[in-house]
Molecule: transfer RNA
Organism: bacterium
């Protein structure tokens, strides 16, 4: 340098044929059970969807540019 493919809650990831409040498991809180709990059950809280920008009524999803990680290739 050119080519792909990943970057969405703390951690793993889904969605990625644009439709409207953006999701699961795990973990963290609080509660309920319980002799007690690290099991069981219920509920909350957390996400500028890597970044700037275009397109369009509407983008995590399309276009472009960049950044960062990873595999191929001269």
């Nucleotide at each position: 340098g050119g080519g792909c493919g990943g970057g969405u809650a703390g951690c793993u990831c889904a969605g990625c044929u644009g439709g409207a409040u953006a999701g699961a498991g795990c973990g963290u809180u609080g509660g309920c059970c319980u002799c007690c709990g690290g099991a069981g059950c219920c509920a909350a809280a957390g996400g500028u969807c890597g970044u700037g920008g275009g397109u369009u009524c509407g983008a995590a999803u399309c276009c472009c540019g960049u950044c960062u990680c990873g595999c191929c290739u001269g």